[in-house]
């Protein structure tokens, strides 16, 4: 160094719901809250749901990195 992940140490992140604020919507952000999480850190690149608009079998824009791939980087060291 790579794989690997402990009833291990030290930090991290923050589902559901709830307040406010914002979008037409999926949804986002802010505080609260903790179910989980070793990438639940990041890049919408492929796929995969969702949305909105249009109409010839699709098409254009959007969400979602806490669906699955994949790129890039990272905290710790038991077996």
């Nucleotide at each position: 160094a790579c794989c690997c992940g402990a009833u291990a140490a030290a930090g991290c992140c923050a589902a559901a719901c709830c307040c406010u604020u914002c979008g037409u919507g999926a949804g986002a952000a802010u505080g609260g809250g903790g179910a989980g999480g070793a990438a639940a850190g990041u890049u919408g690149c492929g796929g995969a749901u969702c949305c909105g608009c249009a109409a010839g079998g699709u098409g254009c824009g959007g969400a979602u990195g806490g669906c699955c791939g994949a790129g890039c980087u990272g905290c710790c060291g038991a077996a």